[in-house]
RNA sequence: AGAGUUUAAUCCUGGCUCAGGAUGAACGCUAGCGGCAGGCUUAACACAUGCAAGUCGAACGGUAACAUUCUCAGCUUGCUGAGAGAUGACGAGUGGCGCACGGGUGCGUAACGCGUAUGCAACCUACCUUGUACAUAGGGAUAGCCCAGAGAAAUUUGGAUUAAUACCUUAUAGUAUGUUAAGAUCGCAUGGUCUAAACAUUAAAGCUUCGGUGGUACAAGAUGGGCAUGCGUGACAUUAGCUAGUUGGUAAGGUAACGGCUUACCAAGGCUACGAUGUUUAGGGGUUCUGAGAGGAUGAUCCCCCACACUGGUACUGAGACACGGACCAGACUCCUACGGGAGGCAGCAGUGAGGAAUAUUGGGCAAUGGAGGCAACUCUGACCCAGCCAUGCCGCGUGCAGGAAGAAUGUUUUAUGAAUUGUAAACUGCUUUUGUAUGGGAAGAAAUGUUUCUACGUGUAGAGAUUUGCCGGUACCAUACGAAUAAGCACCGGCUAACUCCGUGCCAGCAGCCGCGGUAAUACGGAGGGUGCAAGCGUUAUCCGGAUUCAUUGGGUUUAAAGGGUACGUAGGUGGAUUUUUAAGUCAGAGGUGAAAUCCUGCAGCUCAACUGCAGAACUGCCUUUGAUACUGGAAAUCUUGAGUUUAGUUGAAGUGGGCGGAAUAUGACAUGUAGCGGUGAAAUGCAUAGAUAUGUCAUAGAACACCGAUAGCGAAGGCAGCUCACUAAACUUAGACUGACACUGAUGUACGAAAGCGUGGGGAGCGAACAGGAUUAGAUACCCUGGUAGUCCACGCUGUAAACGAUGUUCACUCGCUGUUAGCAAUACACAGUUAGCGGCCAAGCGAAAGCAUUAAGUGAACCACCUGGGGAGUACGAUCGCAAGGUUGAAACUCAAAGGAAUUGACGGGGGCCCGCACAAGCGGUGGAGCAUGUGGUUUAAUUCGAUGAUACGCGAGGAACCUUACCAGGGCUUAAAUGCAGAAUGACAGAACUGGAAACAGUUUUUUCUUCGGACAAUUUGCAAGGUGCUGCAUGGUUGUCGUCAGCUCGUGCUGUGAAGUGUCGGGUUAAGUCCCAUAACGAGCGCAACCCCUAUCUUUAGUUGCCAGCGGGUAAUGCCGGGGACUCUAGAGAAACUGCCAGCGCAAGCUGUGAGGAAGGUGGGGAUGACGUCAAAUCAUCACGGCCCUUACGUCCUGGGCUACACACGUGCUACAAUGGUAGAUACAGAGGGCAGCUACCUGGUGACAGGAUGCGAAUCUCGAAAGUCUAUCUCAGUUCGGAUUGGAGUCUGCAACUCGACUCCAUGAAGCUGGAAUCGCUAGUAAUCGCGCAUCAGCCAUGGCGCGGUGAAUACGUUCCCGGGCCUUGUACACACCGCCCGUCAAGCCAUGGAAGCUGGGGGUACCUGAAGUCGGUGACCUAUUUAUAGGAGCUGCCUAGGGUAAAACUGGUAACUGGGGCUAAGUCGUAACAAGGUA
Repeated sequence: AGAGUUUAAUCCUGGCUCAGGAUGAACGCUAGCGGCAGGCUUAACACAUGCAAGUCGAACGGUAACAUUCUCAGCUUGCUGAGAGAUGACGAGUGGCGCACGGGUGCGUAACGCGUAUGCAACCUACCUUGUACAUAGGGAUAGCCCAGAGAAAUUUGGAUUAAUACCUUAUAGUAUGUUAAGAUCGCAUGGUCUAAACAUUAAAGCUUCGGUGGUACAAGAUGGGCAUGCGUGACAUUAGCUAGUUGGUAAGGUAACGGCUUACCAAGGCUACGAUGUUUAGGGGUUCUGAGAGGAUGAUCCCCCACACUGGUACUGAGACACGGACCAGACUCCUACGGGAGGCAGCAGUGAGGAAUAUUGGGCAAUGGAGGCAACUCUGACCCAGCCAUGCCGCGUGCAGGAAGAAUGUUUUAUGAAUUGUAAACUGCUUUUGUAUGGGAAGAAAUGUUUCUACGUGUAGAGAUUUGCCGGUACCAUACGAAUAAGCACCGGCUAACUCCGUGCCAGCAGCCGCGGUAAUACGGAGGGUGCAAGCGUUAUCCGGAUUCAUUGGGUUUAAAGGGUACGUAGGUGGAUUUUUAAGUCAGAGGUGAAAUCCUGCAGCUCAACUGCAGAACUGCCUUUGAUACUGGAAAUCUUGAGUUUAGUUGAAGUGGGCGGAAUAUGACAUGUAGCGGUGAAAUGCAUAGAUAUGUCAUAGAACACCGAUAGCGAAGGCAGCUCACUAAACUUAGACUGACACUGAUGUACGAAAGCGUGGGGAGCGAACAGGAUUAGAUACCCUGGUAGUCCACGCUGUAAACGAUGUUCACUCGCUGUUAGCAAUACACAGUUAGCGGCCAAGCGAAAGCAUUAAGUGAACCACCUGGGGAGUACGAUCGCAAGGUUGAAACUCAAAGGAAUUGACGGGGGCCCGCACAAGCGGUGGAGCAUGUGGUUUAAUUCGAUGAUACGCGAGGAACCUUACCAGGGCUUAAAUGCAGAAUGACAGAACUGGAAACAGUUUUUUCUUCGGACAAUUUGCAAGGUGCUGCAUGGUUGUCGUCAGCUCGUGCUGUGAAGUGUCGGGUUAAGUCCCAUAACGAGCGCAACCCCUAUCUUUAGUUGCCAGCGGGUAAUGCCGGGGACUCUAGAGAAACUGCCAGCGCAAGCUGUGAGGAAGGUGGGGAUGACGUCAAAUCAUCACGGCCCUUACGUCCUGGGCUACACACGUGCUACAAUGGUAGAUACAGAGGGCAGCUACCUGGUGACAGGAUGCGAAUCUCGAAAGUCUAUCUCAGUUCGGAUUGGAGUCUGCAACUCGACUCCAUGAAGCUGGAAUCGCUAGUAAUCGCGCAUCAGCCAUGGCGCGGUGAAUACGUUCCCGGGCCUUGUACACACCGCCCGUCAAGCCAUGGAAGCUGGGGGUACCUGAAGUCGGUGACCUAUUUAUAGGAGCUGCCUAGGGUAAAACUGGUAACUGGGGCUAAGUCGUAACAAGGUA
């Protein structure tokens, strides 16, 4: 210090989440030791038992118990009993002091409670200290004890008697108190202080060891308290008004003291937006945690203060209480009871129950520290000091150290004869001994006091010595011995975040803090191995701070992300021009006081270190007082003119209000002309019209709105404002003077204005037009379109108060480059290209901004004030309040839910967006398909099986370029368990193989027969065993390779540079051009690559070389004839090498590229024609059945062999073809011309036979030599428009050939038979020239062939293209987008189902508070007091009775706030429900 997460990617906004620290914690797993701390956060719930406050005999009367002593009695002679307060002591009692401290808890309390700083001239203070003075004389009671009684008990009554430092009377008294009144002095006021006087009033206690100690009054101190005040100290305004002792005064009472503290009277005040009142939460502080800090959170332990003591009230005593372990009363609860009455209060220490996730022992000791009482010894002390329990935290230590490679074994992984890892880890060797065990020693904490001795001086004090006292504890610590001996876990390993593999599982089980993993190869689940982190702990959960600048003072924002109020006026408030003087509140500086201690920080020191503790310092950023400074802000005084305003003179405008007037259009009415339609739409219909419409003309009436001008203009605060004119009102601007003299800006609450729609009352109503009706459209159409049409729209008055009320941009002021247009003025007419003020616009620089953009009209730079925002949804909803006639407005949540929602921009894709361009894409043509029959493939069906794959384009004469067996993968049946190949090892052997025979459908089984070589080492062969096999089984969504398609479309990219925060852009865009990202020009781009083109092959022309098997012009020979022969290279041809074409030339156009031309030349002209060649990529496209391959599966079978069957089935549907339907034809006869290929298990000349397929002979040729061979065409004849001399399916018969075999299931031949079909619906396919169409030939596969298929070859040989509007596909540019799995996208609402929280609600049931009335305990105060007491009898006190107040109780009506609830409302969430398609593209009606 940051990181993850919205997207295809980017930048931003913005939330969610994580890494850190902390805890009085809890839970899970685990656990060796010690030190120091801490330990009911919940029920202020209830409590059994024990203890927690007593002490003093040196105040007193005394003597119940104990002890001593004495006396007496009994005797057992050391025991029992009795007596004596005589002594030590002491139960109970009187009295004194204490019990108001210490200890606990946090209910209440939002308060002078706490903190801080002051004040008391308005106060008290026992014990302690100091000082002054004093302590006289008397008296009567009472508890106890004793006697008698009541009661179960607690307790209590009566009588007699007694003491005090208990109580009462009295004397004395001033520096006390009160009254009177004088002087001086001080103070901010009331007033205080000092001095002197008179009168009145009030005191005491004894004990004693004789030293003292205690007592009384007053004054002072110290300590502790009381009261008052300034400032600070939660939430909610969906709490806005509260208050009758309330605010003040006078008088009285009361208090320690001031005071409405209380009472009477008088006045009507007091508090509040700087938050009263109400509701709700909470003890406050020092501190603690976190944070860089500012802050935020916190208030356990320790310290200070407060409050409380079962709940509520009350007083008494006392120096002090309205009292935790006191009293009284009421209430609730618990206990005892003899039923009549009584007792109690752990929020003291332990402990129990309950609650809870959760928190300890019914321990030891007063040794230390402290407290109470006491002269003291001493007693008491659950305060305290210690121990026990608990990893609750912090800190420290240990669980060994060194060597040790056979890198052991096991485990795990793997490419598995091997290697890696666990891992120097272990074993093993040596060493050490903290800890542990055993034994022994052994503290500090102790100083005092007391006792005793001594010293100093005079008692008594002071000092010194000795002695006495330790819970913890035989603990800490030390020494010795033994022996690695006694001691490691937890979490995690996808990213954030350090750490990876295997197996199992298969959207299951599960994980998860966020993103997200899991659907057969999961580093994310579970296990294992390995690793990482921390370590006696580790993780999880909860909470707080941080990160979060995510409430922003430090330190945020508001055009579009959340956010500027609809606009103005204006109150409070905030802020405010220039100069001078003054003041000193803010501000700054110095000084003083305070800011408790502890804590934090620094230094030093003590426990072996540390934690912990001690000492010292610093700090505590605060508050108060005081002195000074005076720049700035504020206050006061004065002046000024530039801000603001007033006035004079002009100008401007759809500025406002009211009145008058006008024309066009529309509608309606009347009349006229006139006749059959009008109107409306995409097309129609509803509607109107022969009762005369529409149209045309004239006149009349009505209401509303104001064409042209008109604009990028003007005015207004905004909403808004438009014919002309008049009146009234307001504003702005300009110019130059004059005047006032800061009068200003902003503006919470408030007030006014405020489009449209809507509401009320009354008018008005032409046109338009929600609702509604009808007609269309449609699957539907409660819509879009059409015909009508009410409210409304208009006017007056009143209400509503909202809009995308927008510039999505609050108002005001100042400053900051320029260019240009325009509105209203002013100034100027100049040697000028322009001035100035106020508006309205456009472009651009700096700057700003996430970007888009803004840019003197800021979204720039500053100042002032206001408003508003803080993730999305729920929701601008609910409840409450308020406004409104209503509709509704304003204010305005929560539960719950999600990890996003959002802004701007980028690249794509898409659009029923746009532009440009291309293609047999359309059009123009030619020929087909779709109808028939057949062939073939597919679907479907069937079947034992009809093997499998291919399925829009891009499957369907496709894999298959040859299914009778084989192929063959399928089915039925019968066999084998390793068939075939190869290798290794072992064993036995000389077989096996072959032949024959038998069985069998065959495979196979059985029988018979024959049978190696050798140098004896072995070789060879086959048998058997084992190991390796085999699989056309699955996954093409695990893959390689190959292929289809977009598409032979012109695209796809890179380097460097530049632009942009970035994704990206530029280049590749623009203007031309091209078949082309082809080229040219321009250009922040310059270049390059893969594609295009070219290079390659065939073909078209020529040259040259070479002529055999090809050729034959000329020469010669020969034949019936033939290059047949000799020869020849001329020609054709063959096959090598070259030439040739490049818009090169010309003309026109053009800058150029290039285009145009019946141009020239040329065999060929603008890519000459054809082929090969297929960019980056798309479709999880196809193929695991060509092949290869990961994983999974089968192993007497999913392997393999054999026979037969099937792949050829057949109601049907589709695709691709063939043959036809005929005369451009059929048939018969005659006759001509190719190219490219094939051939020895072959092609076969020729001869013979057969009608023929073919057969029998025979020859040539492994082929430019031999051989296989054209048809259409041409000539002639015939047929004459018919289901035919068209067409040939189907069927019957007879044959040929191949082959082991043509039944299922071959082809061909001959004879016979002679089906459908007369040019084919919707629709649809191919083709632009040697093309379509048409004609035949060849080849591969192959024994043969279902070939009409495929691949090639040549022959004959057309028609048409105006053109790019439309259909399809594609390319480029641009635009919109809420799409990115990319429109086969995204996405909305109702309904149905489940779950969740929530609003309303008749009703039911709680809670706290207030009000009114009734009743009213204890108690203070008051009244009375006939009765009682007395040591003052004319006095004092009391019982009793009674008044006021009051806790509590009761009654009543309201308000507030919870819970629950039939029913009901919407909301949220939930892989695959229903209906539509509202939004996103012009989303198909923006």

Small-subunit ribosomal RNA from a metagenome, 1486 nucleotides, folded computationally. Its Rfam family is "Bacterial small subunit ribosomal RNA". Rfam links the family to the GO terms ribosome and structural constituent of ribosome. Its mean pLDDT, the model's own confidence on a scale to 100, is 83.